[in-house]
RNA sequence: GAGACCUCUCGGAUGGCCGCGGCCCCUCCUCCUGGGAAGGGCUGAGGAACUUCCGGGCUCCACAGAGCACGAUGGCGGAUAACGUCCGCCCAGGGCGACCUGAGAGAUAGCGCAACAGAGAACAGACCGCUCGCCUUGUUAAGGCGGGCAAGGGUGAAACGGCGGUGUAAGAGACCACCGGGUCGACGGUAACGCCGACCGCAUGGCAAGCCUCAUCGGGAGCAAGGCCAAGCAGAAGGCAUUCAGGGGCUGCUCGUCCCGCCUUCGGGUAGGCCGCUAGAGCCUGGCGGCAACGUCAGGUCGAGAUGGAUGGCCAUCCGUCGUCCGGAUUGUGAUCCGGUCGAUGACAGAACCCGGGGUAUAUGAGAGGUCUCAUCU
Numbered sequence: 001g002a003g004a005c006c007u008c009u010c011g012g013a014u015g016g017c018c019g020c021g022g023c024c025c026c027u028c029c030u031c032c033u034g035g036g037a038a039g040g041g042c043u044g045a046g047g048a049a050c051u052u053c054c055g056g057g058c059u060c061c062a063c064a065g066a067g068c069a070c071g072a073u074g075g076c077g078g079a080u081a082a083c084g085u086c087c088g089c090c091c092a093g094g095g096c097g098a099c100c101u102g103a104g105a106g107a108u109a110g111c112g113c114a115a116c117a118g119a120g121a122a123c124a125g126a127c128c129g130c131u132c133g134c135c136u137u138g139u140u141a142a143g144g145c146g147g148g149c150a151a152g153g154g155u156g157a158a159a160c161g162g163c164g165g166u167g168u169a170a171g172a173g174a175c176c177a178c179c180g181g182g183u184c185g186a187c188g189g190u191a192a193c194g195c196c197g198a199c200c201g202c203a204u205g206g207c208a209a210g211c212c213u214c215a216u217c218g219g220g221a222g223c224a225a226g227g228c229c230a231a232g233c234a235g236a237a238g239g240c241a242u243u244c245a246g247g248g249g250c251u252g253c254u255c256g257u258c259c260c261g262c263c264u265u266c267g268g269g270u271a272g273g274c275c276g277c278u279a280g281a282g283c284c285u286g287g288c289g290g291c292a293a294c295g296u297c298a299g300g301u302c303g304a305g306a307u308g309g310a311u312g313g314c315c316a317u318c319c320g321u322c323g324u325c326c327g328g329a330u331u332g333u334g335a336u337c338c339g340g341u342c343g344a345u346g347a348c349a350g351a352a353c354c355c356g357g358g359g360u361a362u363a364u365g366a367g368a369g370g371u372c373u374c375a376u377c378u
Stems, first nucleotide, its partner, number of pairs: 001374010012318007020044006027037004046348001050359002053357005058222004070218005075089005090104001091102004105213002110211002112207002127153002129149009161179002164176003180202001181200005187194002226275004235266006246260005282301008319346005325340006
């Protein structure tokens, strides 16, 4: 200098005017535990508020215990309120490397599956081929018949351990060394696991992102949870009135009879209002413990609470990015850098009970730190 990898931070800034939500102060009006208006002050989205994929708090309902079923998780250890998250480590795979990826328990419990190609796909198999014997012929050979073999070729994602040698007619764990696998033991490690040694010649492999087995965990619904107050209407109980008139039912009409009245109280509860509601596993700084996730201590700090749901618009200056034009500098003539001018532009997206994570989206955005590889120079 170039190309990469990992982690973290920021997510335009300042000011003015108008508008909207919340809280407080003060004044006034009103039908006055309430409502409305004017003025002033303070305050008002995010790193993901998105998704609703996990986990927890909180609330209500359900609940003897055990089992089945269903669902989730799945190397080991730790962190945590908890987790499918995070940290550290192990193993496997990929990369020269920094690093990345892993649904990473069990395949002698049982069942099932393996397309196409291929002779043969799971107690497999002989297409080409190798080799022995016999026969025939056109005789260093070819063909036929009968045996032996699986080294080499070929098919496939996968061919019943790999590779080299001994051996043999040719071959074969038939035998041997090394590698792989299994069993046992010693050592290191909390453990996953690693490493070493001995033994076993070793048909019995793959898929559990097929059923299944094993271990662990899981009751359900969600702030429209849930609680409180409570007009109007309807209902119930008690008391008063039941004089006249009117209406309705029994019934088409007449008579008769019942109801429709007022006041008080009560339970449930609609509209509506209030609580839940935001001070919390909170945030910031520093110390200590820990490799780390994280924990702990001290100090400081308060940062939205709407409920048809506010957080918007305009202007000015500055900043970043892109483009036009102008001037200057460097130059390997490809271009790069600096200053000015005018214009455009500033992403993804927006709270709704609250937290902890995951995932996704983010200007060919800006910045910081660490690491790796290559090239050149010293």